[in-house]
RNA sequence: UUGAAAUUGACUGGAGAUAUUAUGUACUACAUAAUAACCGAAGAAGCAAAACAGCUAUAAGCCAGGUAGAUGUUGAAACUCUCAGGUACAAUACAGUCAAGGGACG
Numbered sequence: 001u002u003g004a005a006a007u008u009g010a011c012u013g014g015a016g017a018u019a020u021u022a023u024g025u026a027c028u029a030c031a032u033a034a035u036a037a038c039c040g041a042a043g044a045a046g047c048a049a050a051a052c053a054g055c056u057a058u059a060a061g062c063c064a065g066g067u068a069g070a071u072g073u074u075g076a077a078a079c080u081c082u083c084a085g086g087u088a089c090a091a092u093a094c095a096g097u098c099a100a101g102g103g104a105c106g
Base pairs, nucleotide, nucleotide: 001106007100008099009098010097011096012095013094018036019035020034021033022032023031024030025029037087038086039085043083045080046079050074051073052072053071055069056068057067058066
């Protein structure tokens, strides 16, 4: 000097799914509670293939290697789950752009 990722901010786009009753209030909207339902895209959690590790078995006297079996560890998501969150709006994963940040790679 080139300037990646993690992380952060702003703007734009961005779903899904409910009602009833009672109370309160800033009064037909919001909040809380109860009952019965529903959604999955804050977050959390679960796992496939595969890889690694030792163990057991396998033929010959043994070792190494190979093969097979069970066990353990790592192991993805927009999949699963529905704890949390949500079921007007807002917000939300995610995508794009602009910056902050940082210093991977060359």